[in-house]
Context: one part of a larger RNA
RNA sequence: GGAUGAACGCUGGCGGCGUGCCUAACACAUGCAAGUCGAACGGGGGCGGAUUGAAACCUAGUGAUAUCCGCCCGAGUGGCGGACGGGUGAGUAACGCGUGGACAACCUGCCGCAUGCAGGGGGAUACCGGCUGGAAACAGCCGCUAAUACCGCAUAUGCGCACGAGGGCCGCAUGGCCCGGUGCGGAAAGGAUGCAAAUCCGGCAUGCGAUGGGUCCGCGUCCGAUUAGCUGGUUGGCGGGGCAGCGGCCCACCAAGGCGACGAUCGGUAGCCGGCCUGAGAGGGCGGACGGCCACAUUGGGACUGAGACACGGCCCAGACUCCUACGGGAGGCAGCAGUGGGGGAUAUUGCACAAUGGGGGGAACCCUGAUGCAGCGACGCCGCGUGGGUGAAGGAGUAUUUCGGUAUGUAAAGCCCUAUCGGCAGGGAAGAAAUUGGACGGUACCUGACUAAGAAGCCCCGGCUAACUACGUGCCAGCAGCCGCGGUAAUACGUAGGGGGCAAGCGUUAUCC
Numbered sequence: 001g002g003a004u005g006a007a008c009g010c011u012g013g014c015g016g017c018g019u020g021c022c023u024a025a026c027a028c029a030u031g032c033a034a035g036u037c038g039a040a041c042g043g044g045g046g047c048g049g050a051u052u053g054a055a056a057c058c059u060a061g062u063g064a065u066a067u068c069c070g071c072c073c074g075a076g077u078g079g080c081g082g083a084c085g086g087g088u089g090a091g092u093a094a095c096g097c098g099u100g101g102a103c104a105a106c107c108u109g110c111c112g113c114a115u116g117c118a119g120g121g122g123g124a125u126a127c128c129g130g131c132u133g134g135a136a137a138c139a140g141c142c143g144c145u146a147a148u149a150c151c152g153c154a155u156a157u158g159c160g161c162a163c164g165a166g167g168g169c170c171g172c173a174u175g176g177c178c179c180g181g182u183g184c185g186g187a188a189a190g191g192a193u194g195c196a197a198a199u200c201c202g203g204c205a206u207g208c209g210a211u212g213g214g215u216c217c218g219c220g221u222c223c224g225a226u227u228a229g230c231u232g233g234u235u236g237g238c239g240g241g242g243c244a245g246c247g248g249c250c251c252a253c254c255a256a257g258g259c260g261a262c263g264a265u266c267g268g269u270a271g272c273c274g275g276c277c278u279g280a281g282a283g284g285g286c287g288g289a290c291g292g293c294c295a296c297a298u299u300g301g302g303a304c305u306g307a308g309a310c311a312c313g314g315c316c317c318a319g320a321c322u323c324c325u326a327c328g329g330g331a332g333g334c335a336g337c338a339g340u341g342g343g344g345g346a347u348a349u350u351g352c353a354c355a356a357u358g359g360g361g362g363g364a365a366c367c368c369u370g371a372u373g374c375a376g377c378g379a380c381g382c383c384g385c386g387u388g389g390g391u392g393a394a395g396g397a398g399u400a401u402u403u404c405g406g407u408a409u410g411u412a413a414a415g416c417c418c419u420a421u422c423g424g425c426a427g428g429g430a431a432g433a434a435a436u437u438g439g440a441c442g443g444u445a446c447c448u449g450a451c452u453a454a455g456a457a458g459c460c461c462c463g464g465c466u467a468a469c470u471a472c473g474u475g476c477c478a479g480c481a482g483c484c485g486c487g488g489u490a491a492u493a494c495g496u497a498g499g500g501g502g503c504a505a506g507c508g509u510u511a512u513c514c
Stems, first nucleotide, its partner, number of pairs: 001514004006510005013385006019378002021343001026341003030338003035080003040077002044073008056062001087296003096221008106213002111209007119153001121151002128143006159185005166179005190201004222268003229259003234256004239251003271293004275286004298319005321332004349375001351374003357371001358369004388418004398409004422455001425449004432441001458503005463484003469498005479486002
């Protein structure tokens, strides 16, 4: 000098774009953050319409009941989604990440393409009703019922398994692909519109694609030797289990191996990268925001469901903590968005909207979305603008100083002329929506008009380094200080004032990096 997620002191006009718990992965009140589908299913409630018309009053009609249709509501069965999106950096020195490869050792819901199929049956169950237990959370028994829920059967080009003579093509090895035989095994679901035909949305099997993932390998990836030896599923083999798949992943048996001064093991520290800062570069430092990957979700463990999880707002167990309790037993998990306490030098609103972009569900209308879009707060950063412009005296007043003559402040002010950026007032007023609907932002940006120099400057420094000097006060005191050093009676170094220098809505200080 540059830089910062900064903080502190003094000061503070406006706007745009960014950015904001670096500390306690401390504890959390409250609200919201993942639902949706009635075009899968049965039933319930409400409203409206059409037809019907009981009892009673007594003819003015009121309108029970039943049937059909439409709309709405919430619970249940079922489907898809809750594995995305959002947060955090605790752990991890590791194939975790980066980079380059490999899978002839693998999976892939939704989506695209292609081929083929959808025949015929069955038994349950939630909701609901009845009963029981419990303070509650909730649980149990009996009875009824539906499905795109569940289970057999049929069919099987292709699919899986087993056996087996072969033929063709190919590969770095195990081997892979195609054609061909026999046996065994395995599918399915309907819904909407319509008079119908049909159309749309779905279902099943198989192959290919796309996308997303999984695994393996080469190389790279901090400090300590005041850590030198480490290792028993340890290293390898054979056989098996398990897995989507390879594998000591797991198991039985066999062998005795494997790693290490090219730093094993142990200890410390740390998420990694694209990048960011600095530097002429080489290098050094950092990994906040944004993007990619990983890991985690109160602590530890476990599996279930599923195409996908060992699952932040799912389940079970154990621990700590908090809360409820009728003491028998239960409930909870902000490292989602706000917000609270605490810690701290220090870090924001319990805001608006789904209008846009994107996501989930749905045929759609639409619903949900603290993702996101915006707004609020903070000079926290960067950038831009303003706080006026011209003229105006050998030069007022005040202040400071003085050799008392003057000198400085100083064209500075006043005065006169001009302008109106920002702010304030008034009028108009968007784009963002591709499309007839729909704009949170927002009466915002922007445009126009009238009026007024008015409402808008500070901070640090002035001994040398280093740009900028005098007076007074103080008297090794009070104090200053980045280094050298100032202060003990004339201090350009302390304090105040006048003046000056620098930067400027900031200026200094502190911390850290180059």